Source information
The RNA shown here (c-di-AMP riboswitch aptamer (ydaO/yuaA leader)) has 165 nucleotides and comes from Nocardioides ferulae. Its mean pLDDT, the model's own confidence on a scale to 100, is 75. Rfam family: c-di-AMP riboswitch aptamer (ydaO/yuaA leader). Gene Ontology terms of the family: cyclic-di-AMP binding and regulation of gene expression. The model forms 92% of the base pairs in the Rfam consensus. Taxonomically the source falls in Nocardioides (Bacteria, Actinomycetota, Propionibacteriales, Nocardioidaceae). It was read from a public genome assembly, where an Rfam model found it.
[in-house]
This record gives sequence, C1' cells and structure tokens, in this order.
RNA sequence: GUCGAGUCUCGGCCCACUCCGGUGGACCGAGAACCGGGGAACCAACCCACCUGGGGUGAAUCGCCCGCGAGGCGGUGGUCUGUUCGCAGGCCGCCGAGGAUCGGGCGUAGGGCAAGUCGUGCCCGAACCCGUCAGCUCACCCGGUAGGCGUACGACACCAGCAAG
Repeated sequence: GUCGAGUCUCGGCCCACUCCGGUGGACCGAGAACCGGGGAACCAACCCACCUGGGGUGAAUCGCCCGCGAGGCGGUGGUCUGUUCGCAGGCCGCCGAGGAUCGGGCGUAGGGCAAGUCGUGCCCGAACCCGUCAGCUCACCCGGUAGGCGUACGACACCAGCAAG
C1' cells in the first nucleotide's frame, strides 16, 4: 500500500525493555466512530398448488461438461441401544445408477486492483452462522471491531483526510 466494518481514545492490571522521562505487548472494562442483527404505524404479505420449514453475514449466485460409483440431505432424538451429554445408531420424510454427495474443468449474475470517469490488462466468484423463529420499520434493544495479502497502467478531471488560523 491492498481486500474487509474490523479503527481510535481513556482507565485498570500483568509482562518485557528503559536514557527512569517513558516505550511496547497480553488481558479486563468504558467511550467515540464504523459495521451487522432484532424491532411499530403505513405499506406489503396473508388465495391455491408444489416443497427436504424458514432466515442471516458476504461480491461469492446460476448453469454446462468430465471423472469416481452409492450414498446424500433434513427432521426426531418421544420409545430402544450406546454416549465424552456434543451426539451416534435407530425411526420418519425427501433426493439418488435417467448417476446424488464429492473431485476437476469451462462459463456466469456479481465483486476487487486510486475518491470519480474512459480505455486496456489482471484477480475473486469462498466460507460460515441461527435453530422452527424474524417482511419493511420511529423510538428502543442486542452484537462485532477479525483474518488474509503484495492485484495495475495510460489519459481526463480532481478527490479525501489531518493540523493551524
């Protein structure tokens, strides 16, 4: 410098260093700022059918092809067995040899590379969470402030922050 909300200040306490003035780090707490969730009226929705309920953070959705070849997903955990008390077996439902799950490849909605525009080029297109519950939403309430990186060039026109007065 960059993706991202993921920064700053104050206090307490412990550790290390110290030129003994302080400096740095971990933990706890408070505040500011930024981010996310819940939450009225009005509006929307509320009818039927199908469906393995539904929802959230995020740019990360949706397709096609190839490979392997038999499991996968959800609910329940009431009764039964086991249990490290999380759950596993079991049971119920759905999908699956007309090929699921998984792996690989090619695209794609969308996103990033300077605050903006144009052009060219490069990159991403994941992962996780809630737990039967949530539309929007004033007041109000709750939570987060991580982690990972070295992704540009040209032109135009300029932008943002801090400090002082």